The part of an RNA shown here (small-subunit ribosomal RNA, 5' domain) has 492 nucleotides and comes from an uncultured bacterium. The prediction has a mean pLDDT of 85. The full RNA is in RNAcentral, with records from ENA.
Context: one part of a larger RNA
RNA sequence: GAACGACCUCUGGCGGCGUGGAUAAGACAUGCAAGUCGAACGAGAGAAUUGCUAGCUUGCUAAUAAUUCUCUAGUGGCGCUCGGGUGAGUAACACGUGAGUAACCUGCCCCCGAGAGCGGGAUAGCCCUGGGAAACUGGGAUUAAUACCGCAUAGUAUCGAAAGAUUAAAGCAGCAAUGCGCUUGGGGAUGGGCUCGCGGCCUAUUAGUUAGUUGGUGAGGUAACGGCUCACCAAGGCGACGAUCAGUAGCCGACCUGAGAGGGUGAUCGGCCACAUUGGAACUGAGACACGGUCCAAACUCCUACGGGAGGCAGCAGUGGGGAAUAUUGCACAAUGGGCGAAAGCCUGAUGCAGCAACGCCGCGUGAGCGAUGAAGGCCUUCGGGUCGUAAAGCUCUGUCCUCAAGGAAGAUAAUGACGGUACUUGAGGAGGAAGCCCCGGCUAACUACGUGCCAGCAGCCGCGGUAAUACGUAGGGGGCUAGCGUUAUCC
Numbered sequence: 001g002a003a004c005g006a007c008c009u010c011u012g013g014c015g016g017c018g019u020g021g022a023u024a025a026g027a028c029a030u031g032c033a034a035g036u037c038g039a040a041c042g043a044g045a046g047a048a049u050u051g052c053u054a055g056c057u058u059g060c061u062a063a064u065a066a067u068u069c070u071c072u073a074g075u076g077g078c079g080c081u082c083g084g085g086u087g088a089g090u091a092a093c094a095c096g097u098g099a100g101u102a103a104c105c106u107g108c109c110c111c112c113g114a115g116a117g118c119g120g121g122a123u124a125g126c127c128c129u130g131g132g133a134a135a136c137u138g139g140g141a142u143u144a145a146u147a148c149c150g151c152a153u154a155g156u157a158u159c160g161a162a163a164g165a166u167u168a169a170a171g172c173a174g175c176a177a178u179g180c181g182c183u184u185g186g187g188g189a190u191g192g193g194c195u196c197g198c199g200g201c202c203u204a205u206u207a208g209u210u211a212g213u214u215g216g217u218g219a220g221g222u223a224a225c226g227g228c229u230c231a232c233c234a235a236g237g238c239g240a241c242g243a244u245c246a247g248u249a250g251c252c253g254a255c256c257u258g259a260g261a262g263g264g265u266g267a268u269c270g271g272c273c274a275c276a277u278u279g280g281a282a283c284u285g286a287g288a289c290a291c292g293g294u295c296c297a298a299a300c301u302c303c304u305a306c307g308g309g310a311g312g313c314a315g316c317a318g319u320g321g322g323g324a325a326u327a328u329u330g331c332a333c334a335a336u337g338g339g340c341g342a343a344a345g346c347c348u349g350a351u352g353c354a355g356c357a358a359c360g361c362c363g364c365g366u367g368a369g370c371g372a373u374g375a376a377g378g379c380c381u382u383c384g385g386g387u388c389g390u391a392a393a394g395c396u397c398u399g400u401c402c403u404c405a406a407g408g409a410a411g412a413u414a415a416u417g418a419c420g421g422u423a424c425u426u427g428a429g430g431a432g433g434a435a436g437c438c439c440c441g442g443c444u445a446a447c448u449a450c451g452u453g454c455c456a457g458c459a460g461c462c463g464c465g466g467u468a469a470u471a472c473g474u475a476g477g478g479g480g481c482u483a484g485c486g487u488u489a490u491c492c
Stems, first nucleotide, its partner, number of pairs: 001492001003490001006488001008486001010484001013364006019357002027319002030317003035078003040075002043072009053062004085275003095199007104192002109188007117151004127140005157166003171180003201247001208238003213235008250272004254265004277298005300311004328354001330353003336350001337348004367397004377388004401433001402429006411419001436481005441462003447476005457464002
């Protein structure tokens, strides 16, 4: 000098765009953050219309039947594995880069081929009934399906050398045409799993390390290779080219600095990984060993009728705590995107916006022109004067920002705009409301006076101060930067 997720002191007018819990991966009140589909299904509730019957106050009530519409607790499907957060762990094929997979998987999507025939038994819900304070749960009866099961059919699928054997399905909407689905096979796309070469911290005051360890045979397991697991056999494997142990750490694109080489960092944004109170486990599923799923154990908190239960903000806000320090319990699904749905649509603290903060960058303003008797006043003075200084006053103007009023967007493609009566435009008003901070001995731009007297104090280094201090304090003057300035921490 430059930089910063910055902090602190003094000061502070506006706007645009960004950024904002770095510490306690400590604990969390409250609300919201993942639902959706009635065009899969039975059932229930409500409404409307029509028909019929009864009562009659003659156009209303009640019962019943049909049709239509709306809603939804449950069964079922898809989603919840994305999106969002955090960086604890991890020195590892975790990441980056380049290869391999003839050792693999891939829901939804696209293309191509073939198929969807006949049956069955349940079960939730509803109803009845029981237990429990609650969470919840037992029994009986009954019912549906795109839920479940059987038979048939069967190839370019699987197994097999072949013969052959084995394995499937579901309907819904519509008057219909048809559409959306279903089963099976092949191909694609997308996403992933696994393997390998190379690369990137520190310590030798860590020198030896390893028993499923290294390899083989066989088996099991997996989507798949493999000591991944197991039985047996062999005795190997790694290591001064630094194994092993210990410490530290998410990695990268990038960011900061630097002429570069290099050094440092890994906030925001993007890619990958890991984690979800701590530890462990599997289930479901195309995909998880699953943040707002399940089970077990532990710590903590809460409820309890003491028998037993409930919970997990490293989602968005917010609370207290810790800290030098980091924001609103806001608005909207209008846009972009995501989930479900045939659609209408519903959901979406993703996202779009607004609020707070000079936290950063950028832009603008705090007025402009004229104005000498060089006013008053301050300071200095050799007492002549010099300086603040065209600075002020005064005169003439302007309207950026500002205030008030009127109009008023784009963003949306026919409708739909949170932002927002915002941006912007026009008119009116009036210099009115808007300047500070640090420094002035040398480095280093900028000097005098007074006070003080090795005191009080200053200080980044050298060093100032003991009676004329340009170095302390104050004043006048000056220099620098400017809505900031200076200090501190850190890195180059």